RNA sequence: AACUGACAAAGGCCACUUCGUUCGAAAGACGGAGGCGCAAAGUCCCAAUCUAAAGGCGCAAUGCCCACGAUUUCAGGGAUUGCCGGU
Numbered sequence: 001a002a003c004u005g006a007c008a009a010a011g012g013c014c015a016c017u018u019c020g021u022u023c024g025a026a027a028g029a030c031g032g033a034g035g036c037g038c039a040a041a042g043u044c045c046c047a048a049u050c051u052a053a054a055g056g057c058g059c060a061a062u063g064c065c066c067a068c069g070a071u072u073u074c075a076g077g078g079a080u081u082g083c084c085g086g087u
Stems, first nucleotide, its partner, number of pairs: 002087004012038002016034005022029002042080005047072004055065003
C1' cells in the first nucleotide's frame, strides 16, 4: 500500500419502544431508560421522501402549490477520511 474481517479487543454509531418541566408551525431534533443491529450506522454531495410556518393561488374550505425546514441507522447512489485483526 492492496484485499479482507462484526461470535475478537478498545472505542463509536444506532433500529424500535418509552419518558421528558427541552427546541420547533409541523416534519423532526435533543436528553434519559430499555434495546435490534452496524466495518464506516463518520463527513460531504446528489437523489428520493416527509412537513408546509412564511409566501402564492382560490368566493371559500380541514383546499392547492411551494424548502430556505427535516429524514434516508448495511438494507438509496457517489466521493472522501478513519480504529483494530488477518493475508
RNAcentral holds the sequence, with entries from Rfam. Predicted 3D model of an 87-nucleotide RNA (c-di-GMP-I riboswitch aptamer) from Sulfurimicrobium lacus. The model forms 90% of the base pairs in the Rfam consensus. It matches the Rfam family "c-di-GMP-I riboswitch aptamer". Rfam's curators write: GEMM was predicted in a large-scale screen for bacterial structured RNA regulatory elements.